[in-house]
Context: one part of a larger RNA
RNA sequence: CCCUUGUUAAGGAACUAGGCAAAUUAGCCGCGUAACUUCGGGAUAAGCGGCGCCACCUUCGGGUGGCCGCAGAGAAAUGGCCCUGCCGACUGUUUACCAAAAGCACAGGUCUCUGCUAACGCGCAAGCGGAAGUAUAGGGGCUGACGCCUGCCCGGUGCCGGAAGGUUAAGAGGAGAGGUCAGCUAAAGUUUACUUUGGCGAAGCUUUGAAUCGAAGCCCCGGUGAACGGCGGCCGUAACUAUAACGGUCCUAAGGUAGCGAAAUUCCUUGUCGGGUAAGUUCCGACCUGCACGAAUGGAGUAACGACUUCCCCGCUGUCUCCGCAGUAGACUCA
Numbered sequence: 001c002c003c004u005u006g007u008u009a010a011g012g013a014a015c016u017a018g019g020c021a022a023a024u025u026a027g028c029c030g031c032g033u034a035a036c037u038u039c040g041g042g043a044u045a046a047g048c049g050g051c052g053c054c055a056c057c058u059u060c061g062g063g064u065g066g067c068c069g070c071a072g073a074g075a076a077a078u079g080g081c082c083c084u085g086c087c088g089a090c091u092g093u094u095u096a097c098c099a100a101a102a103g104c105a106c107a108g109g110u111c112u113c114u115g116c117u118a119a120c121g122c123g124c125a126a127g128c129g130g131a132a133g134u135a136u137a138g139g140g141g142c143u144g145a146c147g148c149c150u151g152c153c154c155g156g157u158g159c160c161g162g163a164a165g166g167u168u169a170a171g172a173g174g175a176g177a178g179g180u181c182a183g184c185u186a187a188a189g190u191u192u193a194c195u196u197u198g199g200c201g202a203a204g205c206u207u208u209g210a211a212u213c214g215a216a217g218c219c220c221c222g223g224u225g226a227a228c229g230g231c232g233g234c235c236g237u238a239a240c241u242a243u244a245a246c247g248g249u250c251c252u253a254a255g256g257u258a259g260c261g262a263a264a265u266u267c268c269u270u271g272u273c274g275g276g277u278a279a280g281u282u283c284c285g286a287c288c289u290g291c292a293c294g295a296a297u298g299g300a301g302u303a304a305c306g307a308c309u310u311c312c313c314c315g316c317u318g319u320c321u322c323c324g325c326a327g328u329a330g331a332c333u334c335a
Stems, first nucleotide, its partner, number of pairs: 001330001004327004010321002014319001019316001027051005036041001038145001052067006068072001080314001085309001087306002092104002108143007120129003146301001148299002151231003156228002158224005165219003171213002176208005183200007232250005259293001260290001271287005
């Protein structure tokens, strides 16, 4: 020096990102116990006192008296406490091996699909799950106890419904067109019957092919937000000033309601005021100028709960002022 442990005058968080670590507390009995609360809780709240041994008595729970030590839950084991905000209701669950949380789940809420050979899922299929269930059931989505609530917009997108009109596939349909070709015909050449070239061209075969008929879908009409989502600007105005209940105007599908608000959201910003400190970029309470909260991508509250996170206080301490001493195992020295 390092590992681990013990201890320390005075002070007591001055340490530090942060009381990290350590210390304090601790058992049983009795007394006593606040706000708040969903009346269960909070609560071992907090805060106090007692605890050994001997004798006697005892309705056996204990009572009275006496004795000793610094110390009687005599060792070990065995909660530190209080105040406060945010988030999540809670118990639970998770990144096996850097994250345990405010993430996930959760009862509860709501929307939607599904009438049974259910919807949905696995499988090529047979078949199986769903379920030996049957809408008080099952699948999917969102939200996430509970109490109070959940506003406006259906123009776009999605979904649901509608079927008049427009558009529209295969298919049906064949007007017509092309190719081929018996035959007919013109010219020429050989010759009396043929050859070559050109034109027309029935039926058949074949290549195409217009009108017309022809579903769903789309267009179209309507509904639907606890569907995806969205929820304005400028100007003026009151007898101090300031502000604007009020008015004007433009745009929109509609212009953010309740509640909350410098917030896990506020850039400017250490906003401003108040509280706490001698001193507070954090914290708590307010204000509202919300860069860029807002109502089941839920809003705002909330007792209890949390190895979560923020602030403060008491107790306690080698965290520190500021280090010292001691034990153990190493390192190191000698053998």
This is a predicted structure of a 335-nucleotide part of an RNA (large-subunit ribosomal RNA, domain IV) from a Burkholderiales bacterium. Rfam family: Bacterial large subunit ribosomal RNA. Its family is annotated with ribosome and structural constituent of ribosome in the Gene Ontology. Taxonomically the source falls in Burkholderiales (Bacteria, Pseudomonadati, Pseudomonadota, Betaproteobacteria). RNAcentral holds the full RNA, with entries from ENA. The prediction has a mean pLDDT of 88.